The part of an RNA shown here (large-subunit ribosomal RNA, domain I) has 595 nucleotides and comes from a Candidatus Zixiibacteriota bacterium. Rfam family: Bacterial large subunit ribosomal RNA. RNAcentral holds the full RNA, with entries from ENA. The organism belongs to Candidatus Zixiibacteriota, within Bacteria.
[in-house]
Context: one part of a larger RNA
């Protein structure tokens, strides 16, 4: 030196554990913000560095409710206190809430600096202190003012009222928009109308009541299927429908216009002729007529609908008006009746009970002996069960504790549907028919050129959108049925609203797992988006386990200390805070064999 055996050191694998994660299901909620958010800075405790809470009223103040004998957070200790006159804790409502931050009086290198106005305090006075207000933009109202241009209008000023802004995980709509890649290269193509950027919104969004589909159906949306079909395609790579069928869910409406009435305004007109609903008489005369704008009525369709005029049938009461009186017609008011309604079709608010959310409450049933540090184990004998889910307790407890099954509960605030108030509509209008005229969404449809979207790459290319140009028709109209024409058929564009079925989960509640178990599972089980790195955008860790209980080793000894030896605690100290188990590499000590 090697090998072996034994005993150690080091190290932190493995086993066991779980406070943390991951995924999914069901429900709730789906927003917060100028009444100052999200997120922070700085403070705040008797002692207080950090976290948490809170805000100069600062681990808190007030009220209401629940619960209960203890309490002053994590987190020990001491001090000082609070509490059955109900503290602490839990829930609801309120008060306070420094400074920054959309940040909004002005500025600024965020958490700082400097103001103005009014009110209050203070001073001899000023400085000073406290409170409130003072950004911008948009909309509306009122008053004042006021051009070109006489009136006027535009514009301006002031005051008042309302709104916006910023943040937020995914889902949604819209506007932009490359590339790596694939085509085994690459250019059309693909990746992809995806990443990414911007705008906007809601609890969902979008779409939606046919100028549809395509052969007899009837808004939209979503799922299955149709179907990897029909097609498109350097006919390469690849892209890729639709009708029908089966389901989910179902809901339909309002305007524009014609016409009537009112108001304003412009023009015309004014010897009373046209007018004042119609007829007769009287009366009026900025009446009337035409244009424009606004308001109200009317009206909404595709077996076309509506307006106007007219015919027929049916239809509550009282009362008023249309210059006056009579008849008639039309328009209102009140009472009564009927119906509907807040998610479209008009629109707010209030009350009631119920259910529910945010604290809680009740809740069955076991003893003995033995082993052991400890009984939840073994044995013996019982009991409950609408409860033998689960967790805890010194080992494995249905009957010890929290619970579980099953029941109960809210002063306050929120939510849902229901009922009532309330509101609206109809009953003075409705139905059927005829006629003529009028209306039925215009720089639109269509067309040409250039593009884009459609599964469809310009193609025989319909359909949809539109940059440029041109430019109709009003139902005997217009569009479509995949070039185009005929016949036949379907529909009614150029205005708008619309629940449900369908998407998502930052947040919250309950539940589940042939999900992980500390190199795993979120990056983060632990004071983690921390330490640390980077000028910055950004990157980004490691790190869990004494014991049932600190009972965390009084006291003695060695020592400068660390550390150790006794003693003590404990079931165990080779469980001593460098703490469960404690593998291997690596380093030793003793002995044996061997060179």
């Nucleotide at each position: 030196g090697g090998c072996g055996u034994a005993c150690g050191g080091u190290g932190g694998a493995u086993g066991c554990c779980u406070u943390g994660g991951c995924a999914c299901c069901a429900g709730a909620a789906g927003g917060c913000g100028a009444u100052g958010a999200a997120g922070g800075a700085c403070g705040u405790g008797a002692u207080a560095a950090g976290c948490u809470g809170c805000g100069a009223u600062a681990a808190g103040c007030c009220c209401c409710g629940g619960u209960u004998a203890g309490c002053u957070g994590c987190a020990a200790a001491u001090a000082a206190g609070c509490a059955u006159u109900g503290a602490c804790c839990c829930g609801g409502g309120g008060a306070u809430g420094u400074c920054c931050g959309a940040a909004u009086g002005g500025g600024g290198c965020a958490a700082c600096c400097c103001g103005c106005u009014c009110c209050g305090g203070g001073u001899a006075a000023c400085g000073c202190c406290g409170g409130a207000g003072c950004a911008u933009c948009c909309c509306g109202a009122a008053a004042c003012u006021g051009a070109a241009u006489c009136c006027a209008u535009a514009g301006g000023u002031u005051u008042c009222g309302g709104g916006a802004a910023g943040c937020g995980a995914a889902c949604g709509g819209g506007g932009g928009a490359g590339a790596g890649u694939g085509a085994a290269a690459c250019a059309u193509c693909u990746u992809a109308c995806g990443a990414c950027c911007c705008c906007c919104a809601g609890g969902a969004a979008a779409a939606g009541a046919a100028a549809a589909c395509g052969a007899g159906c009837g808004a939209u949306u979503c799922c299955c299927c149709c179907a990897g079909u029909a097609g498109c395609g350097g006919c390469g790579a690849g892209c890729g429908a639709a009708g029908a069928g089966g389901g989910a869910a179902a809901a339909g409406c309002c305007c524009a216009a014609a016409c009537c009435g009112g108001a304003a305004u412009u023009a015309u007109g004014u010897u009373a002729a046209a007018g004042c609903g119609g007829g007769g008489a009287c009366g009026c005369g900025u009446u009337g007529u035409a244009g424009u704008u606004c308001c109200g009525g009317g009206g909404u369709a595709g077996c076309g609908g509506g307006a106007u005029u007219u015919g027929g049938c049916c239809g509550g009461g009282u009362u008023g008006g249309a210059g006056u009186c009579c008849c008639u017609u039309c328009c209102g008011a009140c009472c009564g009746g009927a119906a509907a309604g807040u998610u479209a079709c008009a629109a707010a608010c209030c009350g009631g009970a119920u259910u529910u959310a945010u604290a809680g409450c009740c809740g069955a049933a076991u003893a003995g002996u033995c082993u052991g540090g400890a009984a939840c184990g073994a044995c013996u004998a019982a009991c409950c069960a609408c409860a033998g889910c689960g967790g805890g307790c010194g080992a494995u407890c249905g009957u010890c504790c929290c619970g579980u099954a099953g029941g109960c509960g809210a002063a306050a605030u929120g939510a849902a549907g229901c009922c009532g108030g309330c509101u609206u509509u109809c009953c003075g209008g409705g139905c059927c028919g005829a006629a003529u005229u009028c209306c039925c969404a215009a720089g639109u449809a269509c067309c040409a050129c250039g593009g884009g979207a459609c599964a469809c790459g310009u193609g025989a290319a319909a359909u949809c959108c539109u940059g440029u140009g041109c430019g109709a028709a009003u139902c005997c109209g217009c569009c479509c049925c995949g070039a185009c024409c005929a016949c036949g058929g379907g529909g009614u564009a150029a205005g708008g609203c619309u629940a449900a079925a369908c998407a998502c989960u930052a947040u919250u509640u309950g539940g589940u797992g042939a999900c992980c178990g500390a190199u795993a599972g979120c990056g983060a089980a632990c004071c983690a988006g921390u330490a640390c790195c980077g000028c910055g955008a950004g990157g980004g860790a490691a790190a869990g386990g004494u014991g049932a209980a600190a009972a965390g080793c009084a006291c003695c000894c060695c020592u400068g200390a660390c550390g150790g030896g006794g003693a003590a605690u404990g079931a165990a100290a080779u469980a001593g805070u460098a703490c469960c188990u404690g593998a291997a590499a690596c380093c030793g000590u003793a002995c044996g064999c061997u060179u």